[in-house]
C1' cells in the first nucleotide's frame, strides 16, 4: 500500500415449497390428531479434497427441529460497511 484473495460479522435488495386442516381452551396463541414442504438450525452419505491419526465436504438425502392464508421468516446470489489474516511493492 491494495474494490487482489480468503474467513467472520453487518447494511440493503430478489427469494420458493407445503391444509385459511380439525377438536379443545381461546383476543392472539397453545396443545391434540391427520395429511403435506425443505431454503432457519441439525444430522448423514458422496463427487472431491486432504492424510501419520484425527478428517473437511452440497441447493443431495432425513425430516430432530423449523414451516405449510397474509405478514415475519428464509437457504443462495447480488451489495453495503467493520475487523482479522494474506498477498505485492
Nucleotide at each position: 500500500u491494495a474494490g487482489u484473495c480468503u474467513u467472520u460479522u453487518u447494511u440493503u435488495g430478489u427469494g420458493a415449497g407445503a391444509g385459511a386442516g380439525u377438536u379443545a381452551u381461546u383476543u392472539u396463541a397453545u396443545a391434540g390428531c391427520c395429511g403435506c414442504c425443505g431454503a432457519a438450525g441439525g444430522a448423514g452419505c458422496a463427487a472431491c479434497c486432504a492424510c501419520c491419526c484425527c478428517g473437511g465436504a452440497a441447493a443431495c438425502u432425513c425430516u430432530c427441529a423449523g414451516g405449510c392464508a397474509c405478514c415475519c421468516g428464509a437457504a443462495a446470489c447480488a451489495u453495503u460497511a467493520a475487523a482479522a489474516g494474506u498477498a505485492g511493492a
Annotation
The RNA shown here (Glycine riboswitch aptamer) has 89 nucleotides and comes from a Pseudomonadota bacterium. It was read from a public genome assembly, where an Rfam model found it.